[in-house]
Predicted 3D model of a 73-nucleotide RNA (transfer RNA) from Candidatus Elulimicrobium sp. The source organism's lineage runs through Bacteria, Bacteria candidate phyla, Candidatus Elulimicrobiota, Candidatus Elulimicrobiaceae and Candidatus Elulimicrobium. Rfam family: tRNA. Rfam classes the family as a transfer RNA. Its family is annotated with triplet codon-amino acid adaptor activity in the Gene Ontology. The prediction has a mean pLDDT of 82.

RNA sequence: GCCACCUUAGCUCAGUUGGUAGAGCAUUGCAUUCGUAACGCAAAGGUCCGCAGUUCGAUUCUGCGAGGUGGCU
Numbered sequence: 001g002c003c004a005c006c007u008u009a010g011c012u013c014a015g016u017u018g019g020u021a022g023a024g025c026a027u028u029g030c031a032u033u034c035g036u037a038a039c040g041c042a043a044a045g046g047u048c049c050g051c052a053g054u055u056c057g058a059u060u061c062u063g064c065g066a067g068g069u070g071g072c073u
Stems, first nucleotide, its partner, number of pairs: 001072007010025004019056001027043004049065005
């Protein structure tokens, strides 16, 4: 220098051939227990990496950037 892939909750990751987003773990509360842990119930937590474009509508499609991983040179 070229190519491919990834970026979504505190962490690990789903998601959708475009219609205002979820799980597990973690956190908090309640219940249970003599008490703790575990189990159970509930709650909270997200400008979906950024900017533009297309569209009635973008996490999703297109372009340009940023960061990361891998391959080739």